Formats: sequence, structure tokens, C1' cells
RNA sequence: GAUAGAGGUUGCAUGAUUUAUGAGUAAACUGCCGUAUGUACCGUAUCACAGAUGAGGGCAGUCAAAAGGAAAUCAUGCCGAAAGGAUAUACAGGAGCGGCUGUGUGUUACUUGGGCACAAUGUGAAGAACACUGUGACUGUCAUCGGAAACGAUGGGGCGCUAUC
Repeated sequence: GAUAGAGGUUGCAUGAUUUAUGAGUAAACUGCCGUAUGUACCGUAUCACAGAUGAGGGCAGUCAAAAGGAAAUCAUGCCGAAAGGAUAUACAGGAGCGGCUGUGUGUUACUUGGGCACAAUGUGAAGAACACUGUGACUGUCAUCGGAAACGAUGGGGCGCUAUC
């Protein structure tokens, strides 16, 4: 240098199907109250559209969703699998401008061995779940030391470890 592997029965990611939740919620329609604003997040001196034929809002009734996320099953690709941070860019949030958020794509000699639990922060309808940070034990691997061995202690990380050529 090349090839092939291992960690876990909750390894990682993607897709499909079903189910529950979302929710008797939003929207729509009707009636009443109310009275000047409203247009998926904020600001704006601008624009466009809607609005006294009643905006936004409140109460009641009728009707009544969806997405994201979750669980199970199946299939596929794999073992920096992958995830996150940073950065560039495109689209979306009525238009312009500024910000912020979300999604996709690219880059990265940045971080993380792996899953789990707990705490705070953020997202979220949520006591679900996810992300980041920290702590904890477990697990896998290597090094050193101890041991006949099983194993124990300390330390390290995937640009690693094991096997073969």
C1' cells in the first nucleotide's frame, strides 16, 4: 500500500406499508358580540391584495383534515457506517430591504469508537422523540502494568483495531 473483517439482538442510514397520536384541533360554514385592521416569524418610511357588503379578535353550533415527529413489520445499502459544527449557495415564510427560522445541495486536515440513562438548553401538540453540551455506569478495541489463566487497574481513539498478501 491492497484485500477481507469485528464492535451491537436498540450498530448506522434510506425507502415502503400499517397503526396510534396530532384532534374533535386547524380550516370552512352559520349565528351572536365587537368595531378597524389584517396578509405562516420580527422590523420597516415603501408596494400589492383583502376589509363598514364588517378586518383582526371573542363565544356557540355544524362539519372536519393534514404534515412533521413516533411504534411495528418488510426491503435495501453499509461499519465514519453516520451524526453534528462551521461555511458557501438555492428555495420558502404576499412584494422590496434587513434579520431570523426551515429544507435541499456542495465544501471542510473541525468534533464524535458505540449504544443507554440523567440534567439543562433548543425544536416539538406532547410526560413521545430528536439535536448540542455535561455527568454516569456499560460495551468494543489498543497500549502499559499485575496475574498460570479467567480477569483487574490506568491511559488512549476510528486518519483507529484485527487477519492475509